[in-house]
RNA sequence: UUCUUAUCCAGAGCGGCGGAGGGACUGGCCCAAUGAUGCCCGGCAACCAAUCGUCUGUAGAACAUACAGGCAGAUACGGUGCUAAUUCCUGCAGAGUGGUGACACUCUGAUAGAUGAGAA
Numbered sequence: 001u002u003c004u005u006a007u008c009c010a011g012a013g014c015g016g017c018g019g020a021g022g023g024a025c026u027g028g029c030c031c032a033a034u035g036a037u038g039c040c041c042g043g044c045a046a047c048c049a050a051u052c053g054u055c056u057g058u059a060g061a062a063c064a065u066a067c068a069g070g071c072a073g074a075u076a077c078g079g080u081g082c083u084a085a086u087u088c089c090u091g092c093a094g095a096g097u098g099g100u101g102a103c104a105c106u107c108u109g110a111u112a113g114a115u116g117a118g119a120a
Base pairs, nucleotide, nucleotide: 001120002119003118004117005116006115007114008113013041015040016039017038021031022030023029025091027089028088042083043082044081047079048078050075051074052073053071054070055069056068057067058066059065087112092109093108094107095106096105097104098103
């Protein structure tokens, strides 16, 4: 980098450094010297791994033990991730409602993006 797959309406500081843009892209709309983005610390979460619990199955005489699997269970030492706004809204397609119309609103799916896990 590409592919597969899961998730994306919850959650997270009135700390330190630093000093100009930032929210992927489009169009919007926002955030930012009452210091944003970033880095550090702190925090959140529980995807992977781990430990424990619990249930089921198999072996077993067995409520021992071992192995395999399930769990909207617990923990948070390890690997990531996240920590303004739903992925801030939106872009393509379809449906519905309102409107003469331009268009507006609502819903569904796709695309794009982000993150984890696996593969090449």